Transfer RNA from a Planctomycetota bacterium, 73 nucleotides, folded computationally. Rfam family: tRNA.

RNA sequence: CGGCGCGUAGCUCAACGGUGAGAGCGGCGUCCUUAUAAGGCGAAGGUCGGAGGUUCAAUUCCUCCCGCGCCGA
Numbered sequence: 001c002g003g004c005g006c007g008u009a010g011c012u013c014a015a016c017g018g019u020g021a022g023a024g025c026g027g028c029g030u031c032c033u034u035a036u037a038a039g040g041c042g043a044a045g046g047u048c049g050g051a052g053g054u055u056c057a058a059u060u061c062c063u064c065c066c067g068c069g070c071c072g073a
Base pairs, nucleotide, nucleotide: 001072002071003070004069005068006067007066010025011024012023013022018056028042029041030040031039049065050064051063052062053061
């Protein structure tokens, strides 16, 4: 310098145009227990990396930028 892929909750990842964005783990509260762990229940937690564009509607499609990874030179 070129090509490809990925950026979504604290972590690991879904959802790939359709109108309140979810799961597991973790943290918190609660039940159970003499107590802890395990287990049950509940609630919280998100500018969907940033900025534009397309569309009636964008986390999803397009462009640019930023970050990370892989490949090539």